[in-house]
């Protein structure tokens, strides 16, 4: 310089054929327990890498960036 892949709650992922977001840890409160952990219940917490476009509607299609990665020159 061309090409492909990833980018969705702190971490690790999901999220068929576009219809307002979910799993596992962790974390918070409570029970349990002298206390911890385990283990039970409840609850918080992300607008989806930034931007436009196209739809009634977009993590979800289309274009541009922009960071990590992998081929190749």
């Nucleotide at each position: 310089c061309g090409g492909g892949g990833u980018g969705u709650a702190g971490c690790g992922c999901a999220g068929a054929u576009g219809g307002u977001a979910g799993c596992g840890c962790g974390c918070u409160u409570g029970g349990u327990u002298c206390g911890g952990g385990a283990c039970c219940a409840a609850g918080a917490g992300g607008c989806c890498g930034g931007g436009a476009g196209u739809u009634c509607a977009a993590g979800u299609c289309u274009c541009c960036c922009c960071a990590c990665u992998c081929c190749g020159a």
Molecule: transfer RNA
Organism: Oscillospiraceae bacterium